Molecule: transfer RNA
Organism: Spirochaetota bacterium
Formats: sequence, C1' cells, structure tokens
RNA sequence: GGGCAAUUAGCUCAGCCGGAUAGAGCGCUACCCUCCGGAGGUAGAAGUCGUGGGUUCGAAUCCCGCAUUGCCCA
Repeated sequence: GGGCAAUUAGCUCAGCCGGAUAGAGCGCUACCCUCCGGAGGUAGAAGUCGUGGGUUCGAAUCCCGCAUUGCCCA
C1' cells in the first nucleotide's frame, strides 16, 4: 500500500432480503426475604446502534468517506 471482517446498554451478543415504542443474558440500583451476606423473588435505570454524509415517506439495516480493532496479501 491492497483486500476481508467487526463496531448495537457497563460486559458478551441478537436484530442487519428497510417499517411501528431497539432487545436478550450477565452485571448495576431499589425493595422483599435474612441476624448480616449469598441464593431466590419483584420492580427499575442504563443506547446520538463507532463517526460524517447520501438515498428514501421511513435507515441499526441500503450507498460513500473517515476512525478504531482483528486477520490475510505485498
């Protein structure tokens, strides 16, 4: 320098042949339970979907640039 893949909640990931308020597990917070804690139960918070544009009535999803990480080629 060229190519491929990934980027979504604090972590690990799903959703990615465009459609309605963006989800799960773990974790976190509060409460119940307990002498205290754990386990268990109930409720809750947490997201500019990496970033900047474009297409579209409508974009996490399609197109282009850029960034970061990993792999391959030179």